Small-subunit ribosomal RNA from an uncultured bacterium, 1462 nucleotides, folded computationally. Model confidence (mean pLDDT): 84 of 100.

[in-house]
RNA sequence: AGAUUAGAGUUUGACCUGGCUCAGAAUGAACGCUGGCGGCAGGCCUAAUACAUGCAAGUCGAGGGGCUCAGCAAUGAGCACCGGCGCACGGGUGCGUAACGCGUGGGAACGUACCUCUAGGUGAGGAACAACGUCGGGAAACUGACGCUAAUACCUCAUAAUAUCUCCGGAUCAAAGAUUUAUCGCCUAGGGAUCGGCCCGCGUUGGAUUAGCUAGUUGGUGAGGUAAUGGCUCACCAAGGCUACGAUCCAUAGCUGGUCUGAGAGGAUGAUCAGCCACACUGGGACUGAGACACGGCCCAGACUCCUACGGGAGGCAGCAGUAAGGAAUAUUGGACAAUGGGGGCAACCCUGAUCCAGCCAUGCCGCGUGAGUGAUGAAGGCCUUCGGGUUGUAAAGCUCUUUUAGAUGUGACGAUGAUGACGGUAGCAUCAGAAAAAGCUCCGGCUAACUUCGUGCCAGCAGCCGCGGUAAUACGAAGGGAGCGAGCGUUGUUCGGAAUCACUGGGCUUAAAGCGUACGUAGGCGGAUUUACAAGUCAGAAGUGAAAUCCCAGGGCUUAACCCUGGAAUUGCUAUUGAAACUGUAAGUCUAGAAACCGAUAGAGGUUGGCGGAACUCCGAGUGUAGAGGUGAAAUUCGCAGAUAUUCGGAAGAACACCAGUGGCGAAGGCGGCCAACUGGAUCGGUAUUGACGCUGAGGUACGAAAGCGUGGGUAGCAAACAGGAUUAGAUACCCUGGUAGUCCACGCUGUAAACGAUGUGUGCUAGCUGUUGGUGCUUACGGCAUCGGCGGCGCAGGGAAACCAUUAAGCACACCGCCUGGGGAGUACGGUCGCAAGAUUAAAACUCAAAGGAAUUGACGGGGACCCGCACAAGCGGUGGAGUAUGUUGUUUAAUUCGACGCAACGCGAAGAACCUUACCUACGCUUGACAUACCAAGUAUGAUUUCCAGAGAUGGAUUUCUUCAGUUCGGCUGGCUUGGAUACAGGUGCUGCAUGGCUGUCGUCAGCUCGUGUCGUGAGAUGUUGGGUUAAGUCCCGCAACGAGCGCAACCCUUAUCGUCUGUUGCCAUCAUUAAGUUGGGCACUCUGACGAGACCGCCGGUGACAAGCCGGAGGAAGGUGGGGACGACGUCAAGUCAUCAUGGCCCUUACGCGUAGGGCUACAAACGUACUACAAUGGCGGUGACAGUGGGCAGCGAGGUCGUAAGGCCAAGCUAAUCCCAAAAAGCCGUCUCAGUUCGGAUUGUCCUCUGCAACUCGACCCCAUGAAGGCGGAAUCGCUAGUAAUCGUAGAUCAGCAUGCUACGGUGAAUACGUUCCCGGGCCUUGUACACACCGCCCGUCACACCACGAAAGCUGAUUGUACUAGAAGUCGUCGAGCUAACCCUUCGGGGAGGCAGACGCCCACGGUAUGAUUAGUGAUUGGGGUGAAGUCGUAACAAGGUAACCAUCUCUAGAG
Repeated sequence: AGAUUAGAGUUUGACCUGGCUCAGAAUGAACGCUGGCGGCAGGCCUAAUACAUGCAAGUCGAGGGGCUCAGCAAUGAGCACCGGCGCACGGGUGCGUAACGCGUGGGAACGUACCUCUAGGUGAGGAACAACGUCGGGAAACUGACGCUAAUACCUCAUAAUAUCUCCGGAUCAAAGAUUUAUCGCCUAGGGAUCGGCCCGCGUUGGAUUAGCUAGUUGGUGAGGUAAUGGCUCACCAAGGCUACGAUCCAUAGCUGGUCUGAGAGGAUGAUCAGCCACACUGGGACUGAGACACGGCCCAGACUCCUACGGGAGGCAGCAGUAAGGAAUAUUGGACAAUGGGGGCAACCCUGAUCCAGCCAUGCCGCGUGAGUGAUGAAGGCCUUCGGGUUGUAAAGCUCUUUUAGAUGUGACGAUGAUGACGGUAGCAUCAGAAAAAGCUCCGGCUAACUUCGUGCCAGCAGCCGCGGUAAUACGAAGGGAGCGAGCGUUGUUCGGAAUCACUGGGCUUAAAGCGUACGUAGGCGGAUUUACAAGUCAGAAGUGAAAUCCCAGGGCUUAACCCUGGAAUUGCUAUUGAAACUGUAAGUCUAGAAACCGAUAGAGGUUGGCGGAACUCCGAGUGUAGAGGUGAAAUUCGCAGAUAUUCGGAAGAACACCAGUGGCGAAGGCGGCCAACUGGAUCGGUAUUGACGCUGAGGUACGAAAGCGUGGGUAGCAAACAGGAUUAGAUACCCUGGUAGUCCACGCUGUAAACGAUGUGUGCUAGCUGUUGGUGCUUACGGCAUCGGCGGCGCAGGGAAACCAUUAAGCACACCGCCUGGGGAGUACGGUCGCAAGAUUAAAACUCAAAGGAAUUGACGGGGACCCGCACAAGCGGUGGAGUAUGUUGUUUAAUUCGACGCAACGCGAAGAACCUUACCUACGCUUGACAUACCAAGUAUGAUUUCCAGAGAUGGAUUUCUUCAGUUCGGCUGGCUUGGAUACAGGUGCUGCAUGGCUGUCGUCAGCUCGUGUCGUGAGAUGUUGGGUUAAGUCCCGCAACGAGCGCAACCCUUAUCGUCUGUUGCCAUCAUUAAGUUGGGCACUCUGACGAGACCGCCGGUGACAAGCCGGAGGAAGGUGGGGACGACGUCAAGUCAUCAUGGCCCUUACGCGUAGGGCUACAAACGUACUACAAUGGCGGUGACAGUGGGCAGCGAGGUCGUAAGGCCAAGCUAAUCCCAAAAAGCCGUCUCAGUUCGGAUUGUCCUCUGCAACUCGACCCCAUGAAGGCGGAAUCGCUAGUAAUCGUAGAUCAGCAUGCUACGGUGAAUACGUUCCCGGGCCUUGUACACACCGCCCGUCACACCACGAAAGCUGAUUGUACUAGAAGUCGUCGAGCUAACCCUUCGGGGAGGCAGACGCCCACGGUAUGAUUAGUGAUUGGGGUGAAGUCGUAACAAGGUAACCAUCUCUAGAG
């Protein structure tokens, strides 16, 4: 000699259940890339497929005779044969085998050559057969006849200690010699050792969709046989034997020591090494032998291969090499017997593909190396970059060293105790040269250590899982850099682990998968108190065994390690033995607490049968009575004048039993409800003097078992699948309605299932209570209360639970027994079996496919859920749109172009506050290329402004020219700056793309009242609480309450404006008083209006009521204003990948003599059609004419323009004033008066014609306006739809921005000035609470099924083809055994010597029996036209079944009809 248990990713926003996946170790491996050395190991896992060639078992002359050769001979060498021993070992393989085959431990009825021990022997004879010789047959293999001969070959006799048999007298059984004289052998008998045969206990894979198997079968007696027991075999007798503790059958498999993994328990495995078994081309058989039914022996049959002269023969690598084939894949036709071992031999020695070595292979394990030190201008190059730099990187170069390995030369072992060395001139050692010859592989999104750039653009590709890739990819490919391992590194396959994911250690079953529908009960399991005995289990001691190797520990040997050696420990097991006696068990006895029994009571829809009853429905008869009834959302089908419905009376029939009635009762469950009776089961309470553990559970089994359904026979009032009709609808095989058959009811029989639920098996004990109800009993102070037992409920503590929840009626704490579960789908399906009349029930898979499916809870969102509340949301009103014409925007179309953007609300008189050119981005044509514009460099020139003329051109532009003038700053220095041209590059430029890369800005929900945080508390957590509740508010506004207390962004207020007043200011404003004028014109004044600065004022402050003594609400007073006074600005957290790259900015991409820039012309203005928004109308609340009163906001110098004048007018000409409280635009218009009189008009003004006006370089495409003329549609607008709650709608005009010109648009301004709101049922939108959810991209969600198409696996199928196997019959080689054996026959016996006998051989027959054949079954595999469902697929078709009350609540069982479904 004893060490230790790791998790992660993925369903979800979070928790749980649960599967999938990963990180580790291992491998007889293979594949990809790469490859320096050495040591030690390993190397056909597939075809037990077929094998060329060589070798793998011989040896002995000291058993024998002979032959050949050498020799003169003695003698020696060699050879085949007879003979002996060996060939049954060693070596290979894993087919078969589920078995006494193996493992382990025992046993008795056996054998054992060689070895060893003991005892005793080894005498005398005989007859043959090979070789050999002669003659033959055959292609060969081989073989025949005759003849000769030896032996340790064969036979007989003698002897017989021992042995065997025995009737106890006796009988029977042996041998071999050789020789060099040392020895080696031989025979008999008995021991030993070794090895082997046989028997037994225990252990040893999966399947019950294999439940019954067995005829030598089980036993006995006798006989035979064997080395030996035994049905091993046979005759007879008996009828047994095995099996739910799994027989039989099927499938798979050599078993073990061990090996791998694991904390262990286990799981997987059985290469190498070792033990056992089985096999040797396939099947059968024996012979020889100590041993075989024999790998390199024999015989037969079969398949295959080879030779052949066709007659006949030969063969068996699962020995070592090797070949072919198969396969992803596995080596040399090597050396040696030197060592270890084996066979033979006296020995020398021979043989030995056992073995020892070498070769090949990174196949594995282990070790070593590919250099070390120094070296910063941090070199060059690469890569990145914010352009500064960073990184590769002390890395390199350079300098100074070293020499392991490899190489060269020399030397040179151990293995060999004396000889002998294949390995091998190997290992080692010494010397030499020179950094010399020696690094790759994988990965870098998370898990998981390691990040950037470029390319690509849902492509190419990656991927172990989750998942990456659709133009900014740390995930693809490349590069740079990095991480890891390293002569290897990755991938793939397989095993264990993680997986507590089969749970013994160590899981679960209310809802996640999982309690049988219920009870009774067999086997089995478990079992109250106590005494004694036994010792099976249990515990302890010591003994045997548990092979070696391996693992572990301590040492030791190779330089180390791997590896090897020695010793120890361990081997958790089995066996026999000795002891203990608590517990379990067994036996015997006793007990009463469990259980049962007895007696007395009690409650009850417990069950079965029979009888009775009333109400209602329907039908029938009769009466009254008249036109409808019925039914629905609304209708219709239907009934009714032949009299319905309604109503009254009478009758018939069937079914069900209102009220009582109750989280009440009873029953095992299903289930049970009028009343009475009979029969009958169970329960509870109280009492007792009975029995004495009789108990609990319960696999199989048996019985009961709702509804529907089936069979036979009845019955049928109502209801009512199917069916028919009517509706609804896009359709409506439905929901609704009118009818209506099975059925529902009864009897008998079957079925055997339900969401058969408490989704909770039964029994027993223990663990706080409170309360209600039901059935008993006891005590009492008799109202009531208390106590106790049994049931049914609610709440609740501990505890449990993922949570919801459960909680003495457990889902708590324990025990006993049974049933069941192991991801989703496929599927409770197929096949098979059982049951059933059928329907079907029950038992119950796999292929394939997905990475989830699921539970409970949370926050949202949603609901054709609920409650409350709000909003011009509806309602109540007023006016519109939708119809007409025109304007304008959009779509579409067209076009060379009709530039672009905006698309429900929240695009569409929008960007555009104004497209003739310009704008302009578009088109056509023509030009320019450092560019129209910016910065930088060089060179030259000019430094300015105005102006004339000419040429080319459409113009931009280019060229020439006349006249006058000569830039700015300055430190006064030709210092700085500007401009033009030319050149060269960097660059400019882009209204090109991406608003889904962005900033900024904006819209919208929505001026809706919400959105959050800190701390605390609760919850495993998401999260909750606060923020909910009761009131209240316009408001999360405020108050109260409350495990919350506070705070922030929003609300409100603060800001602007408007309404009242005050103070100040009085010009350009104003005018009450005074004067004056045509006129606030002027003097004067600043009171008033007004201007514009500062203040005041309004706060539910006051009163009353109400409310909770609150917040607040209602009413009132006062007040200019009253409950946020009116209006505005102001827009929380966020939503819509909302809008905008064309305002601007900006990343990336793209263009660069063009996608840039310029010019002219054209286009954006088109026009079958459609839509939006407006204007004008259709007229009398009006048109026209007249009259001429009353505003406010604004604008004005390239301007507004008074006034005058001309023109019918647009406008023209002249021209004052005004940089504006001063002048001008400027006239306000609706109003009022008159007229028209209901018409396509004196309405309406489109369209068109002609002539003008204005702006502008220019009105043709394409402006506005004016006069005259023309005079269209249109008579108030379908479905539908919009705005508005008060100075609002409606109506009326005015001004401004843009702008040369152009306004029905937009933005402002004032004038006149309504109606209505009962109210919140409904539509729309929103807020808060609650509820359901299968939604979370959040209902524009999710999702089901048929059909169509493609692919995949599976089932059925007329059959077809194999394999295995049973039964019956047939068949019968070789061979053992038996019988016969007339043919043949040396040994022994007899003999008359002729022969006979014993024995044997050939041969024949018989039993058994392999292959084979026939017939008929069973099982299994493959295939099969066609067919069935299933799964998976891209945005297919039809509907919308489910999820919300999913729009008919859903679901379970069953029946019926069917696409989903009803």